[in-house]
RNA sequence: UGCGAAGACCGGGCGAUCGCCCGAUGCACUUGGCAUCGGGAGGAAAGUCCGGACUCCAUGGGCAGGGCGCUGGGUAACUCCCAGGCGGAGCAAUCCGACACCAGCACCACAGAAAUAAAACCGCCGAUGGCCAGGGCAACGGGAUCCCAUCUGGUUGCUGCGGCUCAGGUAAGGGUGAAACGGUGGGGUAAGAGCCCACCGCGGUGAUGGUGACAUCACUGGCACGGUAAGCGUCGCCCGGUGCAAGGCCAAAUAGGAAGACACUUGGAAGGCCCGUAAUGGGUCUUCCAAACCGACUGGCCCAGUCGAGGUCUUCGGGUAGGCCGCUUGAGGUUCGAGGUAACUCGAAUCCCAGAGAAAUGGUCGCCCCUGUCAGAACGGGAACCGUUUUGCAGGACAGAAUCCGGCUUAUAGGUCUCCGCUCCUG
RNA sequence: GCGCCUGUAGCUCAGUGGAUAGAGCAUCAGCCUCCGGAGCUGAGGGCCACAGGUUCAAAUCCUGUCAGGCGCGCCA
Numbered sequence: 001u002g003c004g005a006a007g008a009c010c011g012g013g014c015g016a017u018c019g020c021c022c023g024a025u026g027c028a029c030u031u032g033g034c035a036u037c038g039g040g041a042g043g044a045a046a047g048u049c050c051g052g053a054c055u056c057c058a059u060g061g062g063c064a065g066g067g068c069g070c071u072g073g074g075u076a077a078c079u080c081c082c083a084g085g086c087g088g089a090g091c092a093a094u095c096c097g098a099c100a101c102c103a104g105c106a107c108c109a110c111a112g113a114a115a116u117a118a119a120a121c122c123g124c125c126g127a128u129g130g131c132c133a134g135g136g137c138a139a140c141g142g143g144a145u146c147c148c149a150u151c152u153g154g155u156u157g158c159u160g161c162g163g164c165u166c167a168g169g170u171a172a173g174g175g176u177g178a179a180a181c182g183g184u185g186g187g188g189u190a191a192g193a194g195c196c197c198a199c200c201g202c203g204g205u206g207a208u209g210g211u212g213a214c215a216u217c218a219c220u221g222g223c224a225c226g227g228u229a230a231g232c233g234u235c236g237c238c239c240g241g242u243g244c245a246a247g248g249c250c251a252a253a254u255a256g257g258a259a260g261a262c263a264c265u266u267g268g269a270a271g272g273c274c275c276g277u278a279a280u281g282g283g284u285c286u287u288c289c290a291a292a293c294c295g296a297c298u299g300g301c302c303c304a305g306u307c308g309a310g311g312u313c314u315u316c317g318g319g320u321a322g323g324c325c326g327c328u329u330g331a332g333g334u335u336c337g338a339g340g341u342a343a344c345u346c347g348a349a350u351c352c353c354a355g356a357g358a359a360a361u362g363g364u365c366g367c368c369c370c371u372g373u374c375a376g377a378a379c380g381g382g383a384a385c386c387g388u389u390u391u392g393c394a395g396g397a398c399a400g401a402a403u404c405c406g407g408c409u410u411a412u413a414g415g416u417c418u419c420c421g422c423u424c425c426u427g
Numbered sequence: 428g429c430g431c432c433u434g435u436a437g438c439u440c441a442g443u444g445g446a447u448a449g450a451g452c453a454u455c456a457g458c459c460u461c462c463g464g465a466g467c468u469g470a471g472g473g474c475c476a477c478a479g480g481u482u483c484a485a486a487u488c489c490u491g492u493c494a495g496g497c498g499c500g501c502c503a
Base pairs, nucleotide, nucleotide: 002422003421004420006418007417008416009415010414012368013367014366015365016364017363018362020040021039022038023037024036025035026034027033042398046409047408049407050406051405052404053403054243056241057240059304060303061302062301063300065239066238067237068236069235070084071083072082073081074080085099086097087096088095089094100234101233104232105231106228107227108226121174122173123170124169125168128167129166130164131163132162134161135159136158137157138156139155140154142152143151144150145149182200183199184198185197186196187195201223202221203220204219205218206217207216208215209214247325248324249323250322257316258315259314260313261312262311265291266290267289268288269287270286271285272284273283274282275281293310294308295307296306297305318502319501320500332351333350334349335348336347337346338345339344369396370395371394372393374392375391376390377389378388379387380386381385428499429498430497431496432495433494434493437452438451439450440449445483454470455469456468457467458466476492477491478490479489480488
């Protein structure tokens, strides 16, 4: 110099003027006004994806369901954060990782011989067994030459040098596939093969270091053990539901309407009335008790338990869309100190910083800042054109609190700072 | 504000890991007809909302965006 990596921060500024919302005080004095003072959006207020606070639901147990998943720490809690391990990417700074378990069930299309205790298409071999003809050796008898001897073909036996690749062996090589029951090299073999050996990988055991994930080393086994759990599932841990339209108080209004479902039961005691008898009795009504039913208590289900009214539930229809509280002082901000590698924690001082109604935080002007394949002018370079200065014009992102916090994710014009890596140049 | 659901051809929908992603209506062309309709035959039309991941393989499984839709309070 160029190219990158990580982290933090800002995200227009100043002034004038016209407004908007909330609160306090004062004046006025009726639901509104005036004056003064104070306050008034964000790093994401967003998505509503996690975790809480808070709220109501008496309570307990179980099922279902959901979430998370290397280790240690932080935290109110977390799926978040910090530190580390392992795996992957990068020359590096650094970044990424849903990173427990394949025992059971299921799936692995097409291709391929074969897709999981699989298989033999081409190929290689064919040692062993089988078959075949030629050769060699031995024996037997025959023929040729007068004999010895030699030659010739035949039969039988032995041999198995050769051939076939039939039985069979093999999984080196080819080919298929995302994946083919370890990889490379050597020995070995008929050809091959963890069959044997060395190294690597894998499994087991032990030792050492570390809180641990894990790492290193030694011995050993001799390759058996494919992939998918963001398929069913298993293991471990966690989660009750509900969301400020939660919930509490006050006020207003109506057809206290319709349909449907399930019930309106049984037993005992006491009392009244009626009927009837010689007497026991029968009927009916009220009250109490018990059981059963129904409903509520979990806004999924079941059980136990508690409570409630004898009716309850669901749907449709009807009425109302008012006020107050909840509501913003909080796991709060800033500064300093201490502990910790860090996340974070502790202590001291100091500050109060939107709480509104479908909803305020804005508009205009001036100056400044940044940007520009915009337009004009001036200067410089020899021209096209480029550079600098200047004037005008245009633009300046994503976005908008709604109970409140901690995170994550997503969107974001432009700019600033710190630190680190690689590369080239100069000294 | 809170809770929930859905995105596949112009429209309405199938498709629940291995297809060249299908069906009906619609569109276009041909046949038929004097012409049109109906009928018959054929064709075109899809980045499976978008992006990333898991897997050998994704419309399908997971995550994140985007768009659209539904429900709710109080009284009786």

This is a predicted complex of two RNAs, RNase P RNA and transfer RNA, with 503 nucleotides together. Rfam match: Bacterial RNase P class A. Rfam classes the family as a ribozyme.